[in-house]
RNA sequence: CUCUUAUACAGAGAGGUGGAGGGACUGGCCCUGUGAAGCCUCGGCAACCAUUGGAAAGAUCCAAACGGUGCCAAUUCCAGCAGGUUUGAACUGACAAACCUGAAAUAUAAGAG
Numbered sequence: 001c002u003c004u005u006a007u008a009c010a011g012a013g014a015g016g017u018g019g020a021g022g023g024a025c026u027g028g029c030c031c032u033g034u035g036a037a038g039c040c041u042c043g044g045c046a047a048c049c050a051u052u053g054g055a056a057a058g059a060u061c062c063a064a065a066c067g068g069u070g071c072c073a074a075u076u077c078c079a080g081c082a083g084g085u086u087u088g089a090a091c092u093g094a095c096a097a098a099c100c101u102g103a104a105a106u107a108u109a110a111g112a113g
Base pairs, nucleotide, nucleotide: 001113002112003111004110005109006108007107008106013042014041015040016039017038021031022030023029025080026079027078028077043072044071045070048068049067051064052063053062054061055060076105081102082101083100084099085098086097087096088095
């Protein structure tokens, strides 16, 4: 880097350093000199993998949190592609807004190449 599977409306930040960006991309909207990113220290959340204990005939489920990752503004911040519902609104169409479903993309884990 590619592929497969699972998950994504829950949860959890202080200090130091640094000195202008950050929230993947595009648009929007946010965060940020009352200090962005990055790096360091300590702390925390979670329970994907591993481990341990328990339940079950089994698939599997529950619990713990010492290990491997991950994460700690906003639902993956919102939308993006397709279909649908309602309303503006009156026959249809086009349009706009709100909402629903699915997909894509992205992120993370585990496995494979």